RNA sequence: AGAGUUUGAUCCUGGCUCAGGACGAACGCUGGCGGCGUGCUUAACACAUGCAAGUCAAGGAGAACGGAUCCUUCGGGAUACUAUUAAACUGGCGAACGGGUGAGUAACGCGUAGGCAACCUGCCUUGGAGAUUGGGAUAACCCCGGGAAACCGGAGCUAAUACCAAAUAAUGCAGCGGAUCCUUCGGGAUAUGUUGUUAAAGUGGGCUUCGGCUCACACUUCAAGAUGGGCCUGCGUCCGAUUAGCUUGUUGGUGAGGUAAUGGCUCACCAAGGCGAUGAUCGGUAGCUGGUCUGAGAGGAUGAUCAGCCACACUGGGAUUGAGAUACGGCCCAGACUCCUACGGGAGGCAGCAGUGGGGAAUUUUGCGCAAUGGACGAAAGUCUGACGACGCAAUGCCGCGUGGAGGACGAAGACCUUCGGGUUGUAAACUCCUGUCGAGCGGGACGAACAGCAUUCGGGUUAAUACCCCGGGCGCCUGACGGUACCGCUAAAGGAAGCCCCGGCUAACUCCGUGCCAGCAGCCGCGGUAAUACGGGGGGGGCAAGCGUUGUUCGGAAUUACUGGGCGUAAAGGGCUCGUAGGCGGCUAGUCAAGUCGGAUGUGAAAUCCCCAGGCUUAACCUGGGAACUGCAUCCGAUACUGGCUGGCUUGAAGCCGGGAGAGGGAUGCAGAAUUCCAGGUGUAGCGGUGAAAUGCGUAGAUAUCUGGAGGAAUACCGGUGGCGAAGGCGGCAUCCUGGACCGGUCUUGACGCUGAGGAGCGAAAGCUAGGGGAGCAAACGGGAUUAGAUACCCCGGUAGUCCUAGCCCUAAACGAUGAAUGCUUGGUGUGGCGGGUAUCGAUCCCUGCCGUGCCGGAGCUAACGCAUUAAGCAUUCCGCCUGGGGAGUACGGUCGCAAGGCUGAAACUCAAAGGAAUUGACGGGGGCCCGCACAAGCGGUGGAGCAUGUGGUUUAAUUCGACGCAACGCGAAGAACCUUACCCGGGCUUGAAGUGCGAGUGACCAUCGGUGAAAGCCGACUUCCGCAAGGACACUCGUAGAGGUGCUGCAUGGCUGUCGUCAGCUCGUGUCGUGAGAUGUUGGGUUAAGUCCCGCAACGAGCGCAACCCUUGUUUGCUGUUGCCAUCAGUUCGGCUGGGCACUCUGCGAAGACUGCCGGUGAUAAACCGGAGGAAGGUGGGGAUGACGUCAAGUCAGCAUGGCCUUUAUGUCCGGGGCUACACACGUGCUACAAUGGCCGGUACAGAGCGUCGCGAACCCGCGAGGGGGAGCUAAUCGCACAAAGCCGGUCUCAGUUCGGAUUGCAGGCUGCAACCCGCCUGCAUGAAGCUGGAAUCGCUAGUAAUCGCGGAUCAGCACGCCGCGGUGAAUACGUUCCCGGGCCUUGUACACACCGCCCGUCACAUCACGAAAGCUGGCUGUACUAGAAGUCGCCGAGCUAACCCGCAAGGGAAGCAAGCGCCUAAGGUGUGGUUAGUGAUUGGGGUGAAGUCGUAACAAGGUAACC
Repeated sequence: AGAGUUUGAUCCUGGCUCAGGACGAACGCUGGCGGCGUGCUUAACACAUGCAAGUCAAGGAGAACGGAUCCUUCGGGAUACUAUUAAACUGGCGAACGGGUGAGUAACGCGUAGGCAACCUGCCUUGGAGAUUGGGAUAACCCCGGGAAACCGGAGCUAAUACCAAAUAAUGCAGCGGAUCCUUCGGGAUAUGUUGUUAAAGUGGGCUUCGGCUCACACUUCAAGAUGGGCCUGCGUCCGAUUAGCUUGUUGGUGAGGUAAUGGCUCACCAAGGCGAUGAUCGGUAGCUGGUCUGAGAGGAUGAUCAGCCACACUGGGAUUGAGAUACGGCCCAGACUCCUACGGGAGGCAGCAGUGGGGAAUUUUGCGCAAUGGACGAAAGUCUGACGACGCAAUGCCGCGUGGAGGACGAAGACCUUCGGGUUGUAAACUCCUGUCGAGCGGGACGAACAGCAUUCGGGUUAAUACCCCGGGCGCCUGACGGUACCGCUAAAGGAAGCCCCGGCUAACUCCGUGCCAGCAGCCGCGGUAAUACGGGGGGGGCAAGCGUUGUUCGGAAUUACUGGGCGUAAAGGGCUCGUAGGCGGCUAGUCAAGUCGGAUGUGAAAUCCCCAGGCUUAACCUGGGAACUGCAUCCGAUACUGGCUGGCUUGAAGCCGGGAGAGGGAUGCAGAAUUCCAGGUGUAGCGGUGAAAUGCGUAGAUAUCUGGAGGAAUACCGGUGGCGAAGGCGGCAUCCUGGACCGGUCUUGACGCUGAGGAGCGAAAGCUAGGGGAGCAAACGGGAUUAGAUACCCCGGUAGUCCUAGCCCUAAACGAUGAAUGCUUGGUGUGGCGGGUAUCGAUCCCUGCCGUGCCGGAGCUAACGCAUUAAGCAUUCCGCCUGGGGAGUACGGUCGCAAGGCUGAAACUCAAAGGAAUUGACGGGGGCCCGCACAAGCGGUGGAGCAUGUGGUUUAAUUCGACGCAACGCGAAGAACCUUACCCGGGCUUGAAGUGCGAGUGACCAUCGGUGAAAGCCGACUUCCGCAAGGACACUCGUAGAGGUGCUGCAUGGCUGUCGUCAGCUCGUGUCGUGAGAUGUUGGGUUAAGUCCCGCAACGAGCGCAACCCUUGUUUGCUGUUGCCAUCAGUUCGGCUGGGCACUCUGCGAAGACUGCCGGUGAUAAACCGGAGGAAGGUGGGGAUGACGUCAAGUCAGCAUGGCCUUUAUGUCCGGGGCUACACACGUGCUACAAUGGCCGGUACAGAGCGUCGCGAACCCGCGAGGGGGAGCUAAUCGCACAAAGCCGGUCUCAGUUCGGAUUGCAGGCUGCAACCCGCCUGCAUGAAGCUGGAAUCGCUAGUAAUCGCGGAUCAGCACGCCGCGGUGAAUACGUUCCCGGGCCUUGUACACACCGCCCGUCACAUCACGAAAGCUGGCUGUACUAGAAGUCGCCGAGCUAACCCGCAAGGGAAGCAAGCGCCUAAGGUGUGGUUAGUGAUUGGGGUGAAGUCGUAACAAGGUAACC
């Protein structure tokens, strides 16, 4: 610090996901040791049991238990000790601390900084003064009684540091005075005068002359301090406006009460205030902080442990005591719950420490000790202390250590992989040597302990005192839960100690097997459908390590809420527009203040934490000390540039005034002409109208057309223009009236008066609504006609709301420049509207120029790009609005506005990993342009109809082997299935096999021949080796083994080969340049070509594969050759180049020449080239062939061959016999033969080319009607043979008919090949003589030696061709042209396609499932309000009942002061009624999301077939 994921690829936007850190965690697997931390986050749920707050005797009384002795009626009693005792009581202090929890609380609760002149403070410290004289009670105790118990009542006795009275008293308190100082002007502080009033308690030690003195502690009062608290204030402190208004003790005043104290804290009266968009009120959530986690920081999240504050103690209310509580282990009342009960009544509160149940994913021991630290009480010893110190449990976290170290093979075994060679595990192990941490055993063994106390000694204080007491120093003694722990030493032995996750990318780490869209994985992208580095296992590897992974949460990455640090033309995002309130911001200049701002100082910012430096545990974690820091707040002093306040001034911003002209700016009234329609009349006759074509419709009752007249409504042609005006919506004939704004010019006036603008107000197209008018045309709905599979549409004929006017609503638009308003600045060019200035001119007008508006092009700059560009989307400032992934959804609910329609505001659950913008390359388009092709057209001949042949489908079958399926499968693989082939079926055999290789063992055979059996294969049998002296070898067989074999599967694992687009003209590269990039350029453009062929131009310049050419063949000439070819001349001749001869010619073969737009003319840019011409055998590629770019179709082929993997191994191999591939209702493709007279038949007769032949071609001759047979000359071929070419030509016949056409089918008789023609060959003769009379829709080939037609040959082959491959003979017609069909090329355009239009994709319906809304209602929570009710308790009133202290009184009694009881105010729980709000549930219902290849259509993306959208 980034990465993955939208695309074919790219850039951007944008979400999702990952890598990091952390945790009071949990879960899975695993687990050696130690140190230090941490440990109910859930039910503030309920709790058994034990403990957690007591202590003091130097206060009073009193004398338990116990053991001992004695007595006893055996029940018990007495005595002393224990004993300065325990327990209980009275009293004092404490119990308000310590400990727990976070329910409540959005608050002066907390944090921070201040204030109290408005307060309190036990114990503690300092100082002053004092502590006198009396009195009456009461617990305990004893007696009686009640009760189950808890406990209670009565009588009697007694003490105090308990209680009361009196004395004394101040600098206390209260009243009344004056003085000084301070002040917030209310008052306060200090000293002082006077009047009134208020206190106390003793105990112990020492001494004593018994009077007292003295000391310690305790007590009273006053003043002060310290500590702790109370109250008040500024600032800070979560979310929601789908919570906008709240408040009656409310806000303030006066007086009173109350409190420690201020205060509506409470009450009476008076006033009517107080709070709130700077968010009151209401609702939700939450203890706050120091800190903790994260982060570069700013921030964000969090508030366990430790520390500060607050709140709470079963729930709610209340007071008492006290210095302090409204009191966790106190009280009273109410409620819920639990327990005891004799049913009358009682008891209880673990959110103290342990522990239990429950809840939960989940959180420990009912242990030890007060030794240390701290606390309460005490004079002290000491007692108490679940605070605390330590132990235990838990890998829960952090830190440390170990599980061994060194050597050890070109490398054991095993395992895994393998190209079978080897490689990996791997120095790893074994083995050798060594060490001894931890653990184990044995032994030693701490620090924490020093106070205090005690003993002793010294010094000091106090005192009359050398006493007592206190303080300090020295020395000694005593005290350890942890713990026989830490630590140390010794012994033995490598011995006891490694797992977890991952290995497709992100992300470090790869192979085999299994599985086969199954099982499964997955954080995201995504893996798995037979070769899975992604599933599971093995091997290997990577990471971390006593842990490792997973899950959850949080910060980061995320600049993805943007203060630091984002955006809004098209990605999400500018409000429809204007005015304007609050608010925010604001020109130049001078002075002043010092609020902001800046500087310094002071105080504070608790400690701990973080950071730095030291130190202590062997180290570290951890702990300790010091420093820094705590970015904050407050106060004081200073500075005055900027901002701000105040006071002046200025003119440039703004406004005003004067003078001009422009304009569809607005409102009202009137007028005008053209056109449509309607009405009336005339003329006129059969159609009109409408469409792609039609029909509905109108018309003989007279339409349309045309003329005249009239009515009525709406809209204003031309001018008219990216012209004008307006804020926007919008505004268009002419005239008049009223009226708004802008612009230009001016030596004028005011003097910042400005900009923006949350709320608010107004305006706001069309449609729509209300009421009343109006209604010509147009026209939703609706009707009809067409179209169509359908057509609730597009087209046509009609047609109502509406469109128009008046008045009032509605308030939305793709209300768009998809661009908020304002101001300033920043190169240019060129139009146009308005107003000016200058110059020239007689003038029109031209040129230059200023301001305002409105366009186009383009520079810098900006932008993801497109693009914007002085009218910014540039550079800046101010203010407002808005955005934060897609869908759900602008939906639901709520509120508000509206007559309604609906508008504004505006979510969530759930779901996806994308959705999107711009640009790129392709592909596609019922887009465009240019061009080509037997593509169409023009022609000729076919196919489709018939019969037959052949292939295919289908069906059949034991099998009808397999493959090929649009073009590009179907006379295709197959250039030839009777057996064989043959792969299929049936049957019979063989099993290392029919063929091949290696090794081992055995045998001596094998072959050939013969015999038996059999359908054959086979099986059985007979016969039977060679080389070598030997060892041994050769050959062959048998057995065994390794392996053979497979036309078994996968052409979607492959090689090779092939088809196709297409012989189409394309496909690319290097360098350069342009672009952020994909890419572009080149290759586009202008011409031209068959051609990316060539030329020109050009940020391109070159190059490659293709094109062309080079190759073959054919067409012309020529050189050479001259047999088997040829014969012009010469000779011979049997008249046949037959012979001599010749090589001229033909021909043959090998070479050469020739054609290149070379020449001429024209066109063209003078180019390339094209057109025409000459010459020439041939002319613009002369004809034909071979030659097939990058690629596409997962095209075809595992059955031609090769080959990975899988399957099979007495069978899916192999041999044999027979059958099948030849079946046959039918359908299709490709052909043959025909349907006839351009013909058939008969006779005669002419002319090829290219091939083939010795396992062959086979002549003559003979036989046969013929197929053919006999025969065997010649030929290894320019020699011989196949071999007569046929159409043609000549002559004859048939005469339009199912025929003298046609030949299928069938019968009989033959021939040939072959082991064999039954299934199932070909041919011949005779006989038979079917369909068929030119072929529907549709469809194929062909542009010249072509089509058509005619025959000939060859491969395969024993035989079998209508097929295929070749050869020649005869030999046409037509092409205007490129609109259309098909295919293709180039450029361009649109795109939501990229598996690329056979694409993509929308909605209803049906099914399943999920979440949500509505709903008659039903059930809870919280809360308001009215009434009722009224416990405990404070306060008040009353107090006839009761009462020791004081007063009066001899006494009785009275008084004072109180108590009980009663009443009243307030008031908790409860009850009743009525609201609000929130949650759950609800028959039914509504839309939404998601699901496999469901149904119906085709809406959108191309002009998406009616442009789309709002």
A computed fold for a 1510-nucleotide RNA from an uncultured bacterium, annotated as small-subunit ribosomal RNA. The coordinates come from a structure-prediction model, not an experiment, and the mean pLDDT is 84.